The RNA shown here (FMN riboswitch aptamer (RFN element)) has 120 nucleotides. The sequence was found by an Rfam model in a public genome assembly.
RNA sequence: AGUCUGUUUCAGGGCGAGGUGCAAUUCCUCACCGGUGGUUAAAGCCCACGACCGCUUUAUAAGCGCUGAUCUGGUGGAAUUCCAGAGCCGACGGUACAGUCCGGAUGAAAGAAACCAGCU
Numbered sequence: 001a002g003u004c005u006g007u008u009u010c011a012g013g014g015c016g017a018g019g020u021g022c023a024a025u026u027c028c029u030c031a032c033c034g035g036u037g038g039u040u041a042a043a044g045c046c047c048a049c050g051a052c053c054g055c056u057u058u059a060u061a062a063g064c065g066c067u068g069a070u071c072u073g074g075u076g077g078a079a080u081u082c083c084a085g086a087g088c089c090g091a092c093g094g095u096a097c098a099g100u101c102c103g104g105a106u107g108a109a110a111g112a113a114a115c116c117a118g119c120u
Base pairs, nucleotide, nucleotide: 001120002119003118006115007114008113009112010111016030017029018028019027031100032099033090034089035049036048037047038046044088045087053065054064055063056062057061070086071085072084073083074082092103093102094101
């Protein structure tokens, strides 16, 4: 250094102003936010993964399924990732219709870091 076993810790942000209304952080106008790994160069919207949800099974486990959204121009060897411009998307339950409030969740988890043992 690689590989591998185990343990521990960490691991999601955002409604401010105005309007209507009996009532809205839910509607309307403006505002605000962006998990993880990868990709010739930095990504919410390129690829993959997680979460949520559904089904099966003796279930908190496992397996299977489902799973949103981008274009144009510029620079460059290289960018749907940078710069400029204009767009778009966001589980379930609750409630005046919610990406931003409350709840499952002091949960789970992609994964990250540290440490221990073994092997090369």